[in-house]
RNA sequence: UGUCCAGUAGUUCAGCGGUAGAAUACCGGUCUGUUAAACCGUAGGUCGUUGGUUCGAACCCAACCUGGACAG
Numbered sequence: 001u002g003u004c005c006a007g008u009a010g011u012u013c014a015g016c017g018g019u020a021g022a023a024u025a026c027c028g029g030u031c032u033g034u035u036a037a038a039c040c041g042u043a044g045g046u047c048g049u050u051g052g053u054u055c056g057a058a059c060c061c062a063a064c065c066u067g068g069a070c071a072g
Stems, first nucleotide, its partner, number of pairs: 001071007010024004018055001027041004048064005
């Protein structure tokens, strides 16, 4: 320098054009002599950044940023 992959909740990951979800963790509750476990519930997101396309973008297009793989 080029090609490809990844970036979404604190963490691990789904979601492939139509109002963003699960598990886990945190917090609260039930239970228990207490803790843990189990069960229930709440909260938590400028979807890496900036533009473009579209009635509508996490999703399509372009550039850039970060990390990784390969090639030189």
RNAcentral holds the sequence, with entries from ENA and Rfam.
Transfer RNA from Loigolactobacillus coryniformis, 72 nucleotides, folded computationally.
Its Rfam family is "tRNA". It is annotated as a transfer RNA.
The same sequence occurs in records of 7 taxa.
Model confidence (mean pLDDT): 82 of 100.